[in-house]
RNA sequence: GGAGUAGCUCAAUGGUAGAGCGCUAGUCUCAUGAGCUAGAGGUCGCGGGUUCAACUCCCGCCUCC
Numbered sequence: 001g002g003a004g005u006a007g008c009u010c011a012a013u014g015g016u017a018g019a020g021c022g023c024u025a026g027u028c029u030c031a032u033g034a035g036c037u038a039g040a041g042g043u044c045g046c047g048g049g050u051u052c053a054a055c056u057c058c059c060g061c062c063u064c065c
Base pairs, nucleotide, nucleotide: 001065002064003063004062007021008020009019010018015052023039024038025037026036027035045061046060047059048058049057
């Protein structure tokens, strides 16, 4: 100096946190897989501050490169 967000890989320019893969169910198939549809899954590393409002801005700490 850079990074930390779903099980994994990563988005999200101060205004209700998402995608792909994976997982579960359904559909399809003799069956499995693939495809299609739906769903579950998050105290956004921790603690403060600013703000009507913070993943986002500021400070400290922790971990990794």
This is a predicted structure of a 65-nucleotide RNA (transfer RNA) from a marine eukaryotic metagenome. Rfam family: tRNA. The family's RNA type in Rfam is transfer RNA.